[in-house]
Context: one part of a larger RNA
Molecule: small-subunit ribosomal RNA, central domain
Organism: metagenome
RNA sequence: CUGGGCAUAAAGGGCCCGUAGGCGGCGACCUAAGUCGGCUGUGAAAGACCUCGGCUCAACCGGGGGAACGCAGCCGAAACUGGGUCGCUUGAGCACGGUAGGGGAAAGCGGAAUUCCAGGUGGAGCGGUGAAAUGCGUAGAUAUCUGGAGGAACACCAGAGGCGAAGGCGGCUUUCUGGACCGUUGCUGACGCUCAGGGGCGAAAGCUAGGGGAGCAAACAGGAUUAGAUACCCUGGUAGUCCUAGCCGUAAACGAUGUGCACUAGGUAGGGGACGUACUCUGCGUUCUCUGCCGUAGCUAAUGUAUUAAGUGCACCGCCUGGGGAGUACAGUCGCAAGGCCGAAACUC
Numbered sequence: 001c002u003g004g005g006c007a008u009a010a011a012g013g014g015c016c017c018g019u020a021g022g023c024g025g026c027g028a029c030c031u032a033a034g035u036c037g038g039c040u041g042u043g044a045a046a047g048a049c050c051u052c053g054g055c056u057c058a059a060c061c062g063g064g065g066g067a068a069c070g071c072a073g074c075c076g077a078a079a080c081u082g083g084g085u086c087g088c089u090u091g092a093g094c095a096c097g098g099u100a101g102g103g104g105a106a107a108g109c110g111g112a113a114u115u116c117c118a119g120g121u122g123g124a125g126c127g128g129u130g131a132a133a134u135g136c137g138u139a140g141a142u143a144u145c146u147g148g149a150g151g152a153a154c155a156c157c158a159g160a161g162g163c164g165a166a167g168g169c170g171g172c173u174u175u176c177u178g179g180a181c182c183g184u185u186g187c188u189g190a191c192g193c194u195c196a197g198g199g200g201c202g203a204a205a206g207c208u209a210g211g212g213g214a215g216c217a218a219a220c221a222g223g224a225u226u227a228g229a230u231a232c233c234c235u236g237g238u239a240g241u242c243c244u245a246g247c248c249g250u251a252a253a254c255g256a257u258g259u260g261c262a263c264u265a266g267g268u269a270g271g272g273g274a275c276g277u278a279c280u281c282u283g284c285g286u287u288c289u290c291u292g293c294c295g296u297a298g299c300u301a302a303u304g305u306a307u308u309a310a311g312u313g314c315a316c317c318g319c320c321u322g323g324g325g326a327g328u329a330c331a332g333u334c335g336c337a338a339g340g341c342c343g344a345a346a347c348u349c
Stems, first nucleotide, its partner, number of pairs: 003321004007303002012317001014201004021194003025088007033081002035077008049065006091191001092188003095184005103177007110154001115149007125136002162169002206247006215241002220236004258316006266294012298305002322349003332341003
């Protein structure tokens, strides 16, 4: 000496469950596979190393020694790892009693607004822009009132607030249903952590079939603008956006920060509990949990991060190894397709 890394330089898998595997709390006893010690055998010679010697020296050569990190057998040790047995409760889980919540699914209901239809009033414009025009309107529009239809989204509450593993979730009610937190320490007794393969979930767009279609709006058409204007602006407008069933499986799927556990100054704000105290101006103190901001040490190339770590450690997984070529080609596999996953090389700088 026996790689270094992954917030922003290349690099955390989109997220979860979980198989093999890896790793694994406290006490006692047994074992002796790993581990450690001793002995014996073996570890050919040559080479290498030390030493002595022979060629005048050296290269070269000869003698002796040690070494040969290894393997096997036998004897021994029992701290650690493994195996076995017994026990424990702090890890993990369960029970019981509470709490908060846009967590998920289904059904039903509600009001505002847009559009459309019918009718009333009314009578020349409306609309739109930087300015216009296309467009709509005397076959009566816009405006206004009444009634009706239909679809989609739920103003205020709303918060740097809540919930969820992530994607994500917001009108109200009911039913079904997942998780979290707090309290009691009653029960189980290490049942744990991580996870290659595998399985499931997974925004938007897109696809298949059937429905639905108010508003919005790729494509498309027209009007403007312009040198042109396949755009930005305007008038229209179809897929789509919505529902049901099934595909797709991607994203700046971001905290650009994998998961779990432990430890390491504080201050402040917000959400959910419990306890004590005060006694009700409604606090003050303690504690658990979640979400932010500021900041010491430390870390960092710096920016920054800082008990929600990017600090200090341990366990396990994923990934990186100069730029382009290229997330391309080929093969394989998945998909109805679009395409996804896996993923090079020549060449070149």